[in-house]
RNA sequence: UGGUUACAUGGGCAUACUCAUCGAAAGAUGAGGACGCAAAGCCACCGGUCUACGGGUUCGAAGCCUAGGACAGCGGGGUUGCCAGA
Numbered sequence: 001u002g003g004u005u006a007c008a009u010g011g012g013c014a015u016a017c018u019c020a021u022c023g024a025a026a027g028a029u030g031a032g033g034a035c036g037c038a039a040a041g042c043c044a045c046c047g048g049u050c051u052a053c054g055g056g057u058u059c060g061a062a063g064c065c066u067a068g069g070a071c072a073g074c075g076g077g078g079u080u081g082c083c084a085g086a
Base pairs, nucleotide, nucleotide: 012037013036017032018031019030020029021028022027035073041079042078043077045076046075047074048071049070050069054066055065056064057063
């Protein structure tokens, strides 16, 4: 731009993985890439899950415990937004 079409329209976000950076790690950010998502927009308030630098335990080691860390694409909750209909 064209066509079809409520089987919507217009679009949005971006799993795994790869590269770079930060971090003790979990993980995060940027670029690429799409598994999927009608809130997979935002928020750590509640539950849950992950990690353990540091701290505790141990004669010591290993191990174990611990959130000041993290996950909003685990669930609840709060809040904001798009389309259609009434």
Predicted 3D model of an 86-nucleotide RNA (c-di-GMP-I riboswitch aptamer) from a Gammaproteobacteria bacterium. Its mean pLDDT, the model's own confidence on a scale to 100, is 86. Rfam family: c-di-GMP-I riboswitch aptamer. Rfam describes the family as follows. GEMM was predicted in a large-scale screen for bacterial structured RNA regulatory elements. Lineage of the source: Bacteria > Pseudomonadati > Pseudomonadota > Gammaproteobacteria. Of the family's consensus pairs, 91% are formed in the model. The sequence was found by an Rfam model in a public genome assembly.